A computed fold for a 72-nucleotide RNA from a Planctomycetota bacterium, annotated as transfer RNA. Its mean pLDDT, the model's own confidence on a scale to 100, is 85.
RNA sequence: GGGGAGGUCGCCCAGUGGUAGGGCGCCGGACUAAUCCUCUGGAGGUCGCGGGUUCGACUCCCGCCCUCCCCA
Numbered sequence: 001g002g003g004g005a006g007g008u009c010g011c012c013c014a015g016u017g018g019u020a021g022g023g024c025g026c027c028g029g030a031c032u033a034a035u036c037c038u039c040u041g042g043a044g045g046u047c048g049c050g051g052g053u054u055c056g057a058c059u060c061c062c063g064c065c066c067u068c069c070c071c072a
Base pairs, nucleotide, nucleotide: 001071002070003069004068005067006066007065010024011023012022013021018055026042027041028040029039030038048064049063050062051061052060
């Protein structure tokens, strides 16, 4: 330099045009003598950045940044 995969809550992942979800973790409540377990509720994400298309973009298009793999 060329090609491919990926970037979404603190962590790991889903979501392929129409309200951003799950698990773990965190906080509260129930339970217990208490802790754990279990049940239940809650907080937490400008969806890597900037543009474009669209009535509407995590999703499609363009550029850039970062991580991993292959080729040179």
About this RNA:
The sequence was found in a public genome assembly. Rfam family: tRNA.